[in-house]
Molecule: transfer RNA
Organism: Candidatus Edwardsiibacteriota bacterium
RNA sequence: GGGGCUGUAGCUCAGUUGGUAGAGCGGCGCGUUCGCAUCGCGUAGGCAGUGGGUUCGAAUCCCAUCAGCUCCACCA
Numbered sequence: 001g002g003g004g005c006u007g008u009a010g011c012u013c014a015g016u017u018g019g020u021a022g023a024g025c026g027g028c029g030c031g032u033u034c035g036c037a038u039c040g041c042g043u044a045g046g047c048a049g050u051g052g053g054u055u056c057g058a059a060u061c062c063c064a065u066c067a068g069c070u071c072c073a074c075c076a
Base pairs, nucleotide, nucleotide: 001072002071003070004069005068006067007066010025011024012023013022019056027043028042029041030040031039049065050064051063052062053061
């Protein structure tokens, strides 16, 4: 320098070939208990790495860019 993959809630991830974001764990509250744990119920929390574009509408398509992983090449 070139190619590929990944980047979504605190963490680990999902998301039927565009239609308005979800699970598990964790957090908080309530119930249960003498108390803790377990269990049950409820609740908060992200606008999707960043910036643009296409579209009525994008996490999902296109471009650029950043970060991580990886393959190749270059360099003596």